[in-house]
Predicted 3D model of a 67-nucleotide RNA (transfer RNA) from uncultured Mediterraneibacter sp. Lineage of the source: Bacteria > Clostridia > Lachnospirales > Lachnospiraceae > Mediterraneibacter.

RNA sequence: CGCAGUAGCCAAGUGGUAAGGCGUGGGACUGCAACUCCCUGAUCACCGGUUCAAAUCCGAUCUGCGC
Numbered sequence: 001c002g003c004a005g006u007a008g009c010c011a012a013g014u015g016g017u018a019a020g021g022c023g024u025g026g027g028a029c030u031g032c033a034a035c036u037c038c039c040u041g042a043u044c045a046c047c048g049g050u051u052c053a054a055a056u057c058c059g060a061u062c063u064g065c066g067c
Stems, first nucleotide, its partner, number of pairs: 001066005008022003016052001025039004045061001047059003
């Protein structure tokens, strides 16, 4: 100097109520399981600002990566 930070993990989202997958938990199915199906969760790193409205735009801070 540049990039990034969103659920336990991965990850979409570019101003208007935050998708999806894996996993956890509950249920259905089964003689018991496995497989399969249904349900289940996020103050968006943190603090301010702009705006009717901010994960999103602006600034400071913290952390990580690259140069």

Rfam family: tRNA. Rfam classes the family as a transfer RNA. Rfam describes the family as follows. Transfer RNA (tRNA) molecules are approximately 80 nucleotides in length. The RNAcentral record of the sequence draws on MGnify.